[in-house]
C1' cells in the first nucleotide's frame, strides 16, 4: 500500500434566544367546602423531556378480562442434530456433522431400508429398469436388412443402479480378485450427548434415488382473546322495533365434543344516548460502576442513580461559532491553505419488557485473513 | 393503539395436486359492412403474476421477509 471478514461504537457539539409538555413549590383569580381544603384557570421559577431501531408487528413473557378458568379427549398450530442459557422463545451462546471459499469466516441441519402421492419435457429406458447410437456373435446378402448378447463408451435429462486396477470373456458386466469408498450387526475406547476413532463380522452393495417450505411418523410445546384489555364515576336515552332459533329442554359462558360448575330465553339486524372525567400509567425479568462465578450466552454479591407519561397527541425554530461532507473560486512550497454556497441520514414514545427483521447521510474503533512492495 | 383481508394485462376477476405456451369479460387498436357515426361481425397481448430472498429438476402456486391499498375495534342502558 491494496483486497476482504467478523464485531462494536457514535449517529452532530457549545453559547444565547424565542416556544411546548408532565411533576414539584410560590403568588393571583373563580367555584365548591365539613373552613382543614379540594377542583378549575393564570403568571413565575426549578427539575426532567424520544430511539438504535421508538417502525414492521413477525416470535416470546409479563399484565388484564373471558361468572371456577377445573378435568378429559378430538382437532388443530408452532418448533426440530446435541448440551447449555433464559420468565420464555421459532432468540442467544459453545460443541457436532454436512457444504461453500486459498483463508479469516460464512450457509444448511429430525425421520424418505413405515406406508401413500409427485417425478414434467426430453430420452430406447425414469423401473421387479433399459439396446437409440455404439460393440461382439450368428443368419442372410453385396454393402441393406433381421435374431440374439453386452450397461464398458457416445447421446437425452434435474436425476440412466459407486471408482480404479488386475483377471476374465467373442464383446462385455462385482461375472471373480485385491484397494478404496457404502450400508447393516456386534465390541471396544474418548465424550453429558450429537458424534468420533479401532477392531471384529456381515451384504456386491447407490432406485436401498430427489422430495416431508407434499400428506405423513415420532419427540416436545400451545386455551381464547387483547390496554380500543379491564375497574371505577358522572352525563343522557325508547332498557324500544324486526328476524331466526328454543320453549323444560335447550341456549349461553366455552373457537369442536364429553364431564362438571354457573346464569336464565339466546343471536343478529335496524334503532336510542353519551363523544366526559379518573385508573390501568409507569420502579422496571430496570440502568452504571466494582468484585467473583462460568470457555461463552448468561448468573450471583455489593454500591450507586431514578431516566417522558402525551391524548387534535409536547421533546421544536431561529441566531453566531466549531465539527464532517460536496461543489464552486483563489493561492500554491503540489503535502495542502483560504473563502462562499449548499447539506448532515433513517426516522418519532402511546400498557411494559426479552429477541428478530428492515431502514439510515456521514463518521470513529477493534480484532483477524490473503496479495504485493520494501528491510 | 390493536386485529384481519387483499395485491394476476389499462379496469374488474379465474387460475385445479407445483409442470412445460398463464387465461375471460369490458376497455383499446386493425378490418369487413355504411354516404358516415354507432350498434353488428372478424381478428390482434413484449403481462418484473405488488418486490426481495429461499425450498424444488422446475415456484402466480409452498415458506420466510419487506411494500402498498381496503376493512373493522369505543362507552351506557
Nucleotide at each position: 500500500g491494496g483486497a476482504g471478514u467478523g464485531g462494536c461504537c457514535c449517529g452532530g457539539g457549545u453559547a444565547g434566544u424565542c416556544g411546548c409538555g408532565u411533576u414539584g413549590c410560590a403568588g393571583g383569580u373563580g367555584u365548591g367546602u365539613u373552613c382543614g381544603c379540594a377542583c378549575a384557570u393564570u403568571c413565575g421559577c426549578a427539575c426532567c423531556g424520544a430511539g438504535g431501531a421508538a417502525a414492521g408487528u413477525c416470535c416470546g413473557g409479563g399484565c388484564u378480562g373471558c361468572a371456577c378458568u377445573g378435568g378429559g379427549c378430538a382437532a388443530g398450530g408452532a418448533u426440530g442434530c446435541c448440551g447449555g442459557a433464559u420468565a420464555a422463545c421459532g432468540u442467544c451462546c459453545g460443541g457436532c456433522g454436512g457444504g461453500g471459499g486459498c483463508g479469516a469466516c460464512c450457509c444448511c441441519g429430525g425421520g424418505a431400508a413405515a406406508g401413500u402421492g409427485c417425478u414434467a419435457c426430453a430420452g430406447a429406458g425414469a423401473u421387479u429398469a433399459g439396446a437409440c447410437c455404439g460393440c461382439c456373435a450368428g443368419u442372410g446378402u453385396u454393402u441393406g436388412a433381421c435374431u440374439g448378447g453386452u450397461a464398458a463408451g457416445g447421446g437425452u435429462g434435474a436425476a440412466a443402479g459407486g471408482g480404479u486396477g488386475c483377471g476374465g470373456u467373442a464383446a462385455g458386466a462385482g461375472c471373480g480378485c485385491a484397494c478404496c469408498g457404502u450400508c447393516c450387526c456386534a465390541g471396544u475406547c474418548g465424550g453429558u450427548a450429537a458424534c468420533g476413532g479401532c477392531c471384529g463380522g456381515g451384504a456386491g452393495c447407490u432406485g436401498a434415488g430427489g422430495u416431508a417450505a407434499a400428506c405423513c411418523c415420532c419427540a416436545u410445546c400451545c386455551g381464547c382473546a387483547g390496554c380500543a384489555a379491564g375497574g371505577c364515576c358522572a352525563a343522557a336515552u325508547a332498557g324500544g322495533g324486526a328476524a331466526g332459533c328454543a320453549u323444560c329442554a335447550g341456549g349461553c359462558g366455552u373457537g369442536g365434543c364429553c364431564c362438571g360448575c354457573g346464569c336464565u330465553g339466546c343471536u343478529u339486524c335496524c334503532g336510542g344516548g353519551u363523544a366526559g372525567g379518573c385508573u390501568g400509567c409507569u420502579u422496571g425479568a430496570g440502568c452504571c460502576u466494582g468484585c467473583g462465578g462460568g470457555u461463552a450466552a448468561c448468573c450471583g454479591c455489593a454500591g450507586g442513580c431514578c431516566u417522558a407519561g402525551a391524548u387534535g397527541a409536547a421533546u421544536g425554530g431561529c441566531u453566531a461559532c466549531c465539527a464532517c461532507u460536496g461543489c464552486c473560486g483563489c493561492u500554491c512550497u503540489c503535502g495542502g491553505g483560504c473563502g462562499a454556497c449548499a447539506g448532515u441520514a433513517c426516522a418519532g414514545a402511546a400498557c411494559c419488557c426479552g429477541g428478530c427483521u428492515u431502514a439510515c447521510a456521514g463518521g470513529g474503533c477493534c480484532a483477524c485473513u490473503c496479495c504485493g512492495c520494501u528491510u | 393503539g390493536g386485529c384481519g383481508c387483499u395485491u394476476u394485462a389499462g379496469c374488474u376477476c379465474a387460475g385445479u395436486u407445483g409442470g412445460u405456451u398463464a387465461g375471460a369479460g369490458c376497455a383499446g387498436c386493425g378490418g369487413a359492412a355504411u354516404c358516415a357515426u354507432a350498434a353488428u361481425c372478424c381478428g390482434c397481448g413484449u403481462g418484473u403474476c405488488c418486490g426481495g430472498g429461499g425450498u424444488u429438476c422446475g415456484a402466480g402456486u409452498c415458506c420466510c421477509u419487506g411494500a402498498a391499498g381496503c376493512g373493522c375495534c369505543a362507552c351506557c342502558a
Molecule: RNase P RNA; transfer RNA
Organism: Mariprofundaceae bacterium